[in-house]
Context: one part of a larger RNA
RNA sequence: CGUUCGAAACUUGAGGGGAUCCUUCGAUAGUACGAGAGGACCUCGAAGGACAAACCUCUGGUGUACCGGUUGUCGAGCCAUCGGCACUGCCGGGUAGCCACGUUUGGUGCGGAUAAACGCUGAAAGCAUCUAAGCGUGAAGCCGUCCCCAAGAUUAAGUUUCGUCUGAGGCUCCUGGGAGAUUACCAGGUUGAUAGGCUCCAGGUGUAAGGCUGGCAACAGCUUUAGCCAAGGAGUACUAAUAGCCGAACUCUAAUC
Numbered sequence: 001c002g003u004u005c006g007a008a009a010c011u012u013g014a015g016g017g018g019a020u021c022c023u024u025c026g027a028u029a030g031u032a033c034g035a036g037a038g039g040a041c042c043u044c045g046a047a048g049g050a051c052a053a054a055c056c057u058c059u060g061g062u063g064u065a066c067c068g069g070u071u072g073u074c075g076a077g078c079c080a081u082c083g084g085c086a087c088u089g090c091c092g093g094g095u096a097g098c099c100a101c102g103u104u105u106g107g108u109g110c111g112g113a114u115a116a117a118c119g120c121u122g123a124a125a126g127c128a129u130c131u132a133a134g135c136g137u138g139a140a141g142c143c144g145u146c147c148c149c150a151a152g153a154u155u156a157a158g159u160u161u162c163g164u165c166u167g168a169g170g171c172u173c174c175u176g177g178g179a180g181a182u183u184a185c186c187a188g189g190u191u192g193a194u195a196g197g198c199u200c201c202a203g204g205u206g207u208a209a210g211g212c213u214g215g216c217a218a219c220a221g222c223u224u225u226a227g228c229c230a231a232g233g234a235g236u237a238c239u240a241a242u243a244g245c246c247g248a249a250c251u252c253u254a255a256u257c
C1' cells in the first nucleotide's frame, strides 16, 4: 500500500515446514526345528541409547552488582575500623537470570491407497491361469491422524462486538519487561502497583561495629542464628509515568425536495 466505511477480538486452513529412530532384557520357550551343536516366527511386557523440545523443583556450573577470610602496600593524624591498588589481588561460598552434567515430555497407536509378494472368481485357450473385466490381503515407505507457521490464499476468507464528530480505536511521548541490536512485541500511564524507594518475607553469607569478660600476647567467649545483602516474592502512591496528536462512506440506482 492492497484486501472498497473505520476498528477491536477470536477463528477457518489452501499451502508449507517439523517429527517419524534404534538397541537390550524378561516371558512365550530351551518350545517348533535340528543327529547334535545350536535355536526361532507370532505375541506380551520392561528397561535403555541417540535425537528433539520445554523448563530450573532437584543435582551441578556461571554469577567481575552479594557475604566472608586473607597477603603486600598506600591513604583516612595515630589505635581500632574502613577505603584504593595489586588478573575480580588471592581464596571460600553464593540469590536471580542464563545453562547442562539436571528435570519433564515426545516417536506410539489408528485409518486410507499401494510396492514386492500372496490370493478369490475368471475367460481369451471347453483344461489350466492372481488378470484380460471384476474383488481381496499386504511395508519402517506414500496420504492423513500428531506439532509449528499460515488469508499478499490479489480466489486477499469467516464470526462476534464497537464506532463515524455525543468520535470506536490508534499513535507520539513517558514508566518498564520473563520482549529486544534498532524496530517490533508485551505490561502499564493517577479511574495507576509499570519501575524506583520503603516495609515485610524468601534466600545468601556466617555471628558485624561498639562494649564487657578471660589471656603477657596472638586470640577466645558473651552481647549475637548477629551484621550486611544484587537481579527474587508480597504489600505500600513516597518519587516518576506531565502533556499532546491522528482518526472512518468511493460509485451506481430508486424515492423525496
Stems, first nucleotide, its partner, number of pairs: 001152001005163007015149004021049007033038001051106005059100004066093005071086006109145004117137004169246004173189005194240003197236005203229003210223005
This is a predicted structure of a 257-nucleotide part of an RNA (large-subunit ribosomal RNA, domain VI) from a Deltaproteobacteria bacterium. Its mean pLDDT, the model's own confidence on a scale to 100, is 87. The organism belongs to Myxococcia, within Bacteria.